[in-house]
This record gives sequence, C1' cells and structure tokens, in this order.
RNA sequence: AGGGGUGUAGCUCAAUUGGUAGAGCACUCGUCUCCAAAACGAGUGGCUGGGGGUUCGAGUCCCUCCACCCCUGCCA
Repeated sequence: AGGGGUGUAGCUCAAUUGGUAGAGCACUCGUCUCCAAAACGAGUGGCUGGGGGUUCGAGUCCCUCCACCCCUGCCA
C1' cells in the first nucleotide's frame, strides 16, 4: 500500500433484517441476617466509534474518516 472483519451500558453480548435500543454480570438502594455472603425486590447507566447522506423513520442502507484484529505485498 491492497483486501477482509470488528466497533452498541463499566464488562460480555442481543436487537424479528429500516419502525425509534435490551439481557446477563457489575454498580447503588432495600428485604433477609448478630454481621457479612448468598438469595429476592427495585433502581441508575447509551445520542449505537466520529462526521455526512438517503428515508416519514437508520444500530441496520450509502459515502468518508478513526481505532483494533487477520491476510497479501513493498522498502529497509
């Protein structure tokens, strides 16, 4: 340099293929307990990597950047 893949909550992952984003763990509070853990109940947390476009409507489609991973190649 060329090709491919991934990017969504603190972490690991979903989202009926365009209809307005959810689960587990973690965290906070509560119940229980002499205390703690476990268990149970409730809650907080996201402009879906950045920007732009198409559309009534985009996590999903298009363009362009950025980060990481894999493959091929160039120079040294």
Molecule: transfer RNA
Organism: Candidatus Sumerlaeota bacterium